[in-house]
Context: one part of a larger RNA
RNA sequence: AAGUAACGAUAAAGCGGGUGAAAAACCCGCUCGCCGGAAGACUAAGGGUUCCUGUUCAACGUUAAUCGGAGCAGGGUAAGUCGAUACCUAAGGCGAGACCGAAAGGUGUAGUCGAUGGACAACAGGUUAAUAUUCCUGUACUAGGUGUGACUGCGAAGUGGGGACGAAGAAAGCUAGGUUCGCCGGAUAACGGUUAUUCCGGUUCAAGCGUGUAGGUGGAAAAAGUAGGCAAAUCCGCUUUUUCAUAACAUUAAGGCGUGAUAACGAGCCACUACGGUGGUGAAGGAAUUAAUGCUACGCUUCCAGGAAAAGCCUCUAAGCAUCAGGUUACAUCAAAUCGUACCCAAAACCGACACAGGUGGUCAGGUAGAGAAUACCCAGGCGCUU
Numbered sequence: 001a002a003g004u005a006a007c008g009a010u011a012a013a014g015c016g017g018g019u020g021a022a023a024a025a026c027c028c029g030c031u032c033g034c035c036g037g038a039a040g041a042c043u044a045a046g047g048g049u050u051c052c053u054g055u056u057c058a059a060c061g062u063u064a065a066u067c068g069g070a071g072c073a074g075g076g077u078a079a080g081u082c083g084a085u086a087c088c089u090a091a092g093g094c095g096a097g098a099c100c101g102a103a104a105g106g107u108g109u110a111g112u113c114g115a116u117g118g119a120c121a122a123c124a125g126g127u128u129a130a131u132a133u134u135c136c137u138g139u140a141c142u143a144g145g146u147g148u149g150a151c152u153g154c155g156a157a158g159u160g161g162g163g164a165c166g167a168a169g170a171a172a173g174c175u176a177g178g179u180u181c182g183c184c185g186g187a188u189a190a191c192g193g194u195u196a197u198u199c200c201g202g203u204u205c206a207a208g209c210g211u212g213u214a215g216g217u218g219g220a221a222a223a224a225g226u227a228g229g230c231a232a233a234u235c236c237g238c239u240u241u242u243u244c245a246u247a248a249c250a251u252u253a254a255g256g257c258g259u260g261a262u263a264a265c266g267a268g269c270c271a272c273u274a275c276g277g278u279g280g281u282g283a284a285g286g287a288a289u290u291a292a293u294g295c296u297a298c299g300c301u302u303c304c305a306g307g308a309a310a311a312g313c314c315u316c317u318a319a320g321c322a323u324c325a326g327g328u329u330a331c332a333u334c335a336a337a338u339c340g341u342a343c344c345c346a347a348a349a350c351c352g353a354c355a356c357a358g359g360u361g362g363u364c365a366g367g368u369a370g371a372g373a374a375u376a377c378c379c380a381g382g383c384g385c386u387u
Base pairs, nucleotide, nucleotide: 013031014030015029016028017027018026032384033383034382035381040364041363042362043361046344047343050342051075052074053073054072055071056070060068061067080141081140082340083339084338087118088117092113093112094111098107099106100105122139123138124137125136126135142336144334145333146332147331148330149329150328151327152326153321154320158316160314161313166303167302168301169300172296173295174294177290178289179288180287181286182203183202184201185200186199187198204264208259209258210257211256215252216251217250218249219244220243221242222241223240224239225238226237228236229235265285268281269280270279271278272277304307350359351358366378367377368376369375
């Protein structure tokens, strides 16, 4: 220079009350404004206590601060079913023997690891200052061990099946959700009209179990033979014959209905209150219509660029065992370990030296107008961006 520029999106504030030494900024209330495919809600990664309560205001906060993601102290994360682990494999890694190489080491079979994939059993309500598919209540489900009963050819690291897969397009059936009517509860006019065909609020309910539908797929069943499936096979494949056939059968499958539920929830009302809430009681709880990008389902059709693997699962036999063991089924009973779980997550808590106009994968998707997830205005909810 200079007490100058600046104080980080032009979404916006005003008033009353409280607390306090002190209030434009903290708390409460009433208005106003902004977002609403987000500036709301839930998560992966990442962070790691930032969560909640009490207390403090030196420093941190671009100002003040009684406030805070700040200091101090205390508290908080509860699982057979969520996720991980445990089972399986992909790319890729490691790699007994093996091959190669002065050495170090490199490659690689068997194998063993490795999710971003496969497999795998729980929902609704309530509750805390802070956790909840984890606690509580109610109703379920899963795979093991043991015991009992009944029936019985069981048996794998091997065989076969299955798992098992692309993209685009079209139509159908549904549901979540929405809207309206009905029903239930309440309201009655600040200014002319308005007791009615008015206004406001509510009308919610899961998994599981039973039924097996719209729809999809496969021709189906029986017998005999059999050079293939590294051995075997009653299984699969192939061949032949017979019967039934375009609808039966088998299999798969949304949704609906019943049950779950005489429960729970529920507008409101009553009582108490430290004004934060707590306790009690509790009406209606039906129908129509619309409708997804969700489900049936990568199911169908079409196309070329031709679209993982392995295990779980089912099946067959081998060795073997056959009064046992093992298998199927019903009931009872036991146990179900370990790790994660707070909080932020388009952000003041992650990556950017900052409480930084930048960046950050996935999920949910209300109303009116609209083709629409555009846009505008609004619910729920959240904010007015720390001078």
Source information
Large-subunit ribosomal RNA, domain III from Candidatus Hoaglandella endobia, 387 nucleotides, folded computationally. Lineage of the source: Bacteria > Enterobacterales > Enterobacteriaceae > ant, tsetse, mealybug, aphid, etc. endosymbionts > Candidatus Hoaglandella.